[in-house]
Context: one part of a larger RNA
RNA sequence: UGACGGGGGCCCGCACAAGCGGUGGAGCAUGUGGUUUAAUUCGAAGCAACGCGCAGAACCUUACCACCUUUUGACAUGCCUCGCUAACCCAAGAGAUUGGGUGUUCCCUUCGGGGACGAGGACACAGGUGCUGCAUGGCUGUCGUCAGCUCGUGUCGUGAGAUGUUGGGUUAAGUCCCGCAACGAGCGCAACCCUCGCUGUUAGUUGCCAUCAUUUAGUUGGGCACUCUAGCAGGACUGCCGGUGGUAAGCCGGAGGAAGGUGGGGAUGACGUCAAGUCCUCAUGGCCCUUACAAGGUGGGCUACACACGUGCUACAAUGGCGACUACAGAGGGCUGCAACCCUGCGAAGGUGAGCCAAUCCCUAAAAGUCGUCUCAGUUCGGAUCGCACUCUGCAACUCGAGUGCGUGAAGUUGGAAUCGCUAGUAAUCGCGGAUCAGCAUGCCGCGGUGAAUACGUUCCCGGGCCU
Numbered sequence: 001u002g003a004c005g006g007g008g009g010c011c012c013g014c015a016c017a018a019g020c021g022g023u024g025g026a027g028c029a030u031g032u033g034g035u036u037u038a039a040u041u042c043g044a045a046g047c048a049a050c051g052c053g054c055a056g057a058a059c060c061u062u063a064c065c066a067c068c069u070u071u072u073g074a075c076a077u078g079c080c081u082c083g084c085u086a087a088c089c090c091a092a093g094a095g096a097u098u099g100g101g102u103g104u105u106c107c108c109u110u111c112g113g114g115g116a117c118g119a120g121g122a123c124a125c126a127g128g129u130g131c132u133g134c135a136u137g138g139c140u141g142u143c144g145u146c147a148g149c150u151c152g153u154g155u156c157g158u159g160a161g162a163u164g165u166u167g168g169g170u171u172a173a174g175u176c177c178c179g180c181a182a183c184g185a186g187c188g189c190a191a192c193c194c195u196c197g198c199u200g201u202u203a204g205u206u207g208c209c210a211u212c213a214u215u216u217a218g219u220u221g222g223g224c225a226c227u228c229u230a231g232c233a234g235g236a237c238u239g240c241c242g243g244u245g246g247u248a249a250g251c252c253g254g255a256g257g258a259a260g261g262u263g264g265g266g267a268u269g270a271c272g273u274c275a276a277g278u279c280c281u282c283a284u285g286g287c288c289c290u291u292a293c294a295a296g297g298u299g300g301g302c303u304a305c306a307c308a309c310g311u312g313c314u315a316c317a318a319u320g321g322c323g324a325c326u327a328c329a330g331a332g333g334g335c336u337g338c339a340a341c342c343c344u345g346c347g348a349a350g351g352u353g354a355g356c357c358a359a360u361c362c363c364u365a366a367a368a369g370u371c372g373u374c375u376c377a378g379u380u381c382g383g384a385u386c387g388c389a390c391u392c393u394g395c396a397a398c399u400c401g402a403g404u405g406c407g408u409g410a411a412g413u414u415g416g417a418a419u420c421g422c423u424a425g426u427a428a429u430c431g432c433g434g435a436u437c438a439g440c441a442u443g444c445c446g447c448g449g450u451g452a453a454u455a456c457g458u459u460c461c462c463g464g465g466c467c468u
Base pairs, nucleotide, nucleotide: 007468008467009466010465011464012463013462015458016457019422020421021420022419023418026314027313028312029311030310031309032308033307034305035304042053043052064300065299066298067297068296069295070294073125077124078123079121080120081119082118083117087102088101089100090099091098092097105116106115107114108113127289128288130287131286132285136283137282138278139277140276141274143272148187149186150185151184152183153182154163155162156161167178168177169176193266194265195264196263198234199233200232201231202230203229204228207224208223209222212221213220237260240254241253242252243251244250316415320374321373322372323371324370325369332363333362334361337356338355342351343350344349381412386407387406388405389404390403391402392401428450429449430448431447432446433445434444
């Protein structure tokens, strides 16, 4: 000077408390440990590993294993020789590949040749998801969107250092005010950025429809008022009033206002910490392999299963299940694409294919509501598991895809100790879309619908800040 204390003081945070809903019990999904295995590739490890890298393992991916193969190589540059190719066909083979056949390209040209491309050869070299994240860059997590971290000059101290940054108030904030041997400054805070909420203005199609006609229908004429769209601008600043405070910063109440004291949300992450994570995104030092630790192929594995843990989904029902009728979104996506209507099928789906490169067409709602039924039961709850029959994608669903119909109908009656999230359009609940993607979503990232309860307070638990 720091760090630490079951020392003290002050303060904050869904930290506790007050509430609401979960996890821990069940079945399943998924990740991990362990075990198994020829292999079950590798990494991640308290918070900050474990629906994590993986925005999607049947082949591919793929890095692993078994077997079959190649050796200047699947990929790059340089040298020499040749002028062929590519593609297609036949045969062998699991295929890689091998043998044979058909075939005989293009550009420039000074006609010597050069280049693209391919084959052969020798060597430099290629190649390595091999090791080291404790040699590194870059990127990322975390403390933490916490309010801190420093510097120049001056002053003090023999010095390390101190001061400033402490103190009195105040704030979400080292935010601001006052005081002060300090005076200033920088990185952070805040603001500037995006978005939602109000208004004006410009514009009026693909959007909209008050008035006038018209129609099954904003359908058509007409109109751009309104909604909306998307550009510009305004608007909120403690600006105004009262109280309080030190004539301060500010705080409390009020007015006006769509919005009030940071209006809600996002992006934005200081100096640093954890030799935190990543050499398997990429880059890269060193080390190692070089007929193999490189490369190609087929099949298998990453999907195993006495068990243990994490994260989720579905339930255990009547605020419900089932049947019938019926209404209302937002945000996205769409050409090897989205697909209406119609037809076939109980259905998954199939057939046909209008329209749409999309404010035009399509994907496209559910919970809610109304009526009926079930009457508390392992049930008309629950749907695991299994059998049969199918649908779709795809060379190919055996290992190992998703979906449908019929049948089957397991556990489960609210979950021990313990533990998690959330303070408002939030929790809870309901569906919808997208990325990845041939196919595959209970995960992830978004979107809207319905829409609560509680916060006395800071003694205690956890984390953090300042002073001592």
Background
The prediction has a mean pLDDT of 84. Small-subunit ribosomal RNA, 3' major domain from an uncultured bacterium, 468 nucleotides, folded computationally. Rfam family: Bacterial small subunit ribosomal RNA. The full RNA is in RNAcentral, with records from ENA, Greengenes and SILVA.